A computed fold for a 345-nucleotide part of an RNA from a metagenome, annotated as large-subunit ribosomal RNA, domain IV. RNAcentral holds the full RNA, with entries from SILVA. The prediction has a mean pLDDT of 88.

Context: one part of a larger RNA
RNA sequence: CUCUCGCUAAGGAACUCUGCAAAAUGGCCCCGUAACUUCGGGAGAAGGGGUGCCAUUAAAGGUGAUAAGUACAAGCGACUUUGAGCCCUUGAUGGCCGCAGUGAAGAGAUUCGAGCAACUGUUUAGCAAAAACACAGGUCUAUGCUAAGCUGAAAGGCGACGUAUAUGGGCUGACACCUGCCCAGUGCCGGAAGGUUAAGAGGAGGGUUUAGCGACUCAAAUUGAAGCCCCGGUGAACGGCGGCCGUAACUAUAACGGUCCUAAGGUAGCGAAAUUCCUUGUCGGGUAAGUUCCGACCUGCACGAAUGGUGUAAUGACUCGAAUGCUGUCUUGGCGGGAGGCCUG
Repeated sequence: CUCUCGCUAAGGAACUCUGCAAAAUGGCCCCGUAACUUCGGGAGAAGGGGUGCCAUUAAAGGUGAUAAGUACAAGCGACUUUGAGCCCUUGAUGGCCGCAGUGAAGAGAUUCGAGCAACUGUUUAGCAAAAACACAGGUCUAUGCUAAGCUGAAAGGCGACGUAUAUGGGCUGACACCUGCCCAGUGCCGGAAGGUUAAGAGGAGGGUUUAGCGACUCAAAUUGAAGCCCCGGUGAACGGCGGCCGUAACUAUAACGGUCCUAAGGUAGCGAAAUUCCUUGUCGGGUAAGUUCCGACCUGCACGAAUGGUGUAAUGACUCGAAUGCUGUCUUGGCGGGAGGCCUG
């Protein structure tokens, strides 16, 4: 010097991205326990007190010596009462010792506010355990059975020895309150009309050849499916959800009006947010002091309703902020134990 442990005056997070790490809490018994809540929880909430040993005493429980009694089928038996001794538990009183009594070891720190995800679960074997995945629940869609779908040149297999309360696929993700407008584009579904449309059918007519019959060949009209065009529907299908100007008796603002465009112009709710660029927005709270945090405001660069919106008790080795306790994290170092390295002998 490195690793690993123990102690440390005064202070106690001033350390630091962050209380990371350490310290602290800790068993059992008694008392006591808030907001909120889906009435189950929250809860071991929080917060207090006790805890050793000895003696005496009280009571409960277990065992049951002994003694007495009863009946008979007369026993090494049965039953009733008695209750010594021992075991064990709890309480009370008094006493004893130490700094300290769950005397060593093992054995929750807690509280408040917010975000996200309902929850238990799952995951990147070897840098990520999470807010990601899953989930019960919701909804759409396909499928009537030789089911759809998947697999396999095929036979066949799975689906399923199931049958729409079933099975496959998509999205969402407990629960509560809800889930607005747009079908113009794309997709999907429906549509005995019409337009277009292949092979095939058809064969007017033409060409080559031939003396001719014929043979070969080109070929119009007409007929002819799905598809596309066309007509409708459909958003918990892919998706989308405006601009400018003016206006009220202070000012400001604009319930109101005008105009252009659109398929329709963002409803409820939420909002500087896991989303806010300007931005450390502004105001309030907390601090002596707060780019973080919490509550508001709304000017939403660029929230918004199952790519779900807003809430939400409980849960979380999740994330952010605050506090109490506690501490060598720090002010700021010091001392000591063990192991290794190095130096000297």